[in-house]
Context: one part of a larger RNA
RNA sequence: UGACGGGGGCCCGCACAAGCGGUGGAGCAUGUGGUUUAAUUCGACGCAACGCGAAGAACCUUACCUACCCUUGACAUCCUCGGAACCUGCUAGAGAUAGUGGGGUGCCUUCGGGAACCGAGAGACAGGUGCUGCAUGGCUGUCGUCAGCUCGUGUCGUGAGAUGUUGGGUUAAGUCCCGUAACGAGCGCAACCCUUGUCCUUAGUUGCCAACAGGUAAAGCUGGGAACUCUAAGGAGACUGCCGGUGAUAAGCCGGAGGAAGGUGGGGAUGACGUCAAGUCCUCAUGGCCCUUACGGGUAGGGCCACACACGUGCUACAAUGGACGGUACAAAGGGAAGCGAAGCAGCGAUGUGAAGCGAAUCUUAGAAAGCCGUUCGUAGUCCGGAUUGGAGUCUGCAACUCGACUCCAUGAAGUUGGAAUCGCUAGUAAUCGUGGAUCAGAACGCCACGGUGAAUACGUUCCCGGGCCUUGUACA
Numbered sequence: 001u002g003a004c005g006g007g008g009g010c011c012c013g014c015a016c017a018a019g020c021g022g023u024g025g026a027g028c029a030u031g032u033g034g035u036u037u038a039a040u041u042c043g044a045c046g047c048a049a050c051g052c053g054a055a056g057a058a059c060c061u062u063a064c065c066u067a068c069c070c071u072u073g074a075c076a077u078c079c080u081c082g083g084a085a086c087c088u089g090c091u092a093g094a095g096a097u098a099g100u101g102g103g104g105u106g107c108c109u110u111c112g113g114g115a116a117c118c119g120a121g122a123g124a125c126a127g128g129u130g131c132u133g134c135a136u137g138g139c140u141g142u143c144g145u146c147a148g149c150u151c152g153u154g155u156c157g158u159g160a161g162a163u164g165u166u167g168g169g170u171u172a173a174g175u176c177c178c179g180u181a182a183c184g185a186g187c188g189c190a191a192c193c194c195u196u197g198u199c200c201u202u203a204g205u206u207g208c209c210a211a212c213a214g215g216u217a218a219a220g221c222u223g224g225g226a227a228c229u230c231u232a233a234g235g236a237g238a239c240u241g242c243c244g245g246u247g248a249u250a251a252g253c254c255g256g257a258g259g260a261a262g263g264u265g266g267g268g269a270u271g272a273c274g275u276c277a278a279g280u281c282c283u284c285a286u287g288g289c290c291c292u293u294a295c296g297g298g299u300a301g302g303g304c305c306a307c308a309c310a311c312g313u314g315c316u317a318c319a320a321u322g323g324a325c326g327g328u329a330c331a332a333a334g335g336g337a338a339g340c341g342a343a344g345c346a347g348c349g350a351u352g353u354g355a356a357g358c359g360a361a362u363c364u365u366a367g368a369a370a371g372c373c374g375u376u377c378g379u380a381g382u383c384c385g386g387a388u389u390g391g392a393g394u395c396u397g398c399a400a401c402u403c404g405a406c407u408c409c410a411u412g413a414a415g416u417u418g419g420a421a422u423c424g425c426u427a428g429u430a431a432u433c434g435u436g437g438a439u440c441a442g443a444a445c446g447c448c449a450c451g452g453u454g455a456a457u458a459c460g461u462u463c464c465c466g467g468g469c470c471u472u473g474u475a476c477a
C1' cells in the first nucleotide's frame, strides 16, 4: 500500500421488510448429470454451466458409430501428356463407384500454341471440428451502469509511498459547493444519439372524412375536401427558469404556481482502470505439438431422440373470478415473389380446389384473445383436467420405421394448491390475454418483439446477501 475480520461509523441496491404471483408435489416439453450403448459427437459446471453454443439433428446438417471405398486427394498453386466443355442412355452395386454406348466439336491465334473446363501421371504439397483457451489474437461473460481508476508539476517522507482523491455539507453520481500543500488534467459520471409523452409548421397518397353533393344491402364507395386522425421531415418545449420556506449568504433540499410533461419525465444504446491463468483453438485467425494409403476424403445405414434414476428451466392443470355453447366489440408491431395468397366451392376438420390482387400505408397474411350480452353445468375426480393408447386421415419432403407437425373418432391417467427450501417483480410494472418475427422444405411449451386488460405494497434499515467511502486490528501478500 492492499486484502481480510462472526471490528466500528456513514450510505446504497426488489438486499431484507411490506405485498402480488410463482418454483419445489402431478403430467408433459426441454437442457444436464448418471447409466446404457457399436455410437449415444463436442464444448459450457456456484452466482456468471444446465429452453446454454443450437435463430430450429428424419437424409443433409454431423464433428460420433458400423460397413464399403479413395490416396496429390472434396479444395489451392505449379509441371507433363491427352481430350473442348457439355448433354444423354444401359449394366453391376446399398451407394460412393466401376464398366460400356450415343450425341457434341465451340472461343482466341503470329498456326508454334493459348484461355476456360475435364481425365491421367510425377512430386512439391493439400487436408485435420486432432491436442494445448495454462502459448495467443479477436470476441464475450462477471463484479457493475457500481462510482470509481489514474496522471503531470509541486510539497512531505531515507524509502516503499503519501498528498491531490481526506474533511463539512450535498447528489443517482469523485454530482456540485465550501474548506484545504496543493494546483491542474485524463479515462469514467452527466450531456450530446435513438425512442416515447404535448404543441406548431410543411406535405397529403396507397392513409384520413368535419362540412357539401351523389350513391349502396353495407362500405370514403364516388365527386370533392386538407379540418381531424395518421404518416415523416423540420422546429418549439423542462432550465430548479419563477414564487415561498430552509440551508453557511453556497451547493442543494422541501412545498407551490404555470404546464402535456418537474427536478435524470419514462425506456434504450452506451460498460472506466481492472478482477476471475473466467469462457471460446468446434465461428474465425494463429504459435507449438501430433496424424499423413490416415487422426485426411467419399458413400450407405445407424446414432446425437436410449432410460431404473437425480437436478435445472418451462408449458398445462388441479376448476365456478371457472368449463361448454350461441351472439357481439376493440389492437399494435411485423412478414410476403422458388413468396403472401383473397372471394367462391368441397370436407366435421387438418386441408384440398380455385385463382383475383400484391415487390405492398393500395393486395395478402388476418379470425385478435381475454372482454361484453345471454344459456347451461352445481362441487363431483365432475360437462374440471388432458397424459396415454387404438383406429382413420392431412401436409411437407427423394424418404416421416427408428425419429415430424397437424386433424377427426374413440380412450380418458396423474392431479383436489404442493415438505424443507427457493425465485421474480416498485407502474402501464407484476399478473393475465392474445398477435407477429427470426431460424426454417417441414418441425416451438424455447427465443426475440408487439399490443389488450391491469393491481397490491414499501413502517422502516435491526437482521440475510452484494456493493461504495472513512477508520481500526492483523503472525496474510
Base pairs, nucleotide, nucleotide: 001477002476003474004473005472007471008470009469010468011467012466013465015461016460019425020424021423022422023421026316027315028314029313030312031311032310033309034307035306042053043052064302065301066300067299068298069297070296073125077124078123079121080120081119082118083117086103087102088101089100090099091098092097107114108113127291128290130289131288132287136285137284138280139279140278141276143274148187149186150185151184152183153182154163155162156161167178168177169176193268194267195266196265198236199235200234201233202232203231204230208225209224212223213222214221239262242256243255244254245253246252318418322377323376324375325374326373327372328371334365335364336363339358340357344353345352346351384415389410390409391408392407393406394405395404431453432452433451434450435449436448437447
A computed fold for a 477-nucleotide part of an RNA from an uncultured Gammaproteobacteria bacterium, annotated as small-subunit ribosomal RNA, 3' major domain. Its mean pLDDT, the model's own confidence on a scale to 100, is 86. It matches the Rfam family "Bacterial small subunit ribosomal RNA".